[in-house]
The prediction has a mean pLDDT of 86.
This is a predicted structure of a 93-nucleotide RNA (c-di-GMP-I riboswitch aptamer) from an Anaerolineae bacterium.
It matches the Rfam family "c-di-GMP-I riboswitch aptamer". About the family: GEMM was predicted in a large-scale screen for bacterial structured RNA regulatory elements.
The sequence was found by an Rfam model in a public genome assembly.
Taxonomically the source falls in Anaerolineae (Bacteria, Bacillati, Chloroflexota).
RNA sequence: AAUAGAAAAAGGCAUACUCAACGAAAGUUGAGGGCGCAAAGCUAUGGGUCUAAGGUUAGAUUUUUUUUUGACUAUGAUCGCCAAGCCGCUAAC
Numbered sequence: 001a002a003u004a005g006a007a008a009a010a011g012g013c014a015u016a017c018u019c020a021a022c023g024a025a026a027g028u029u030g031a032g033g034g035c036g037c038a039a040a041g042c043u044a045u046g047g048g049u050c051u052a053a054g055g056u057u058a059g060a061u062u063u064u065u066u067u068u069u070g071a072c073u074a075u076g077a078u079c080g081c082c083a084a085g086c087c088g089c090u091a092a093c
């Protein structure tokens, strides 16, 4: 270095849930919590998934303005869904 995560060590992260704040929502942040994780470190680049404020469209409603329901849509979110890139701990085979 490739490769691997066996053992041990230094340690690290923190699911669900609860509280508070932010957000239209998905979700995010902080505190508690600990299901698990060798990249559960970083980057939304590709795919997937979630959401649909706004927009498009179809219908209903209304004298009109409008109101309302469905479908589609990311420019929103997720790296603890997968891939890719960058970086990092250990060293038995």
Stems, first nucleotide, its partner, number of pairs: 003091003012037002017032006035080001041086003045083003048078003054073007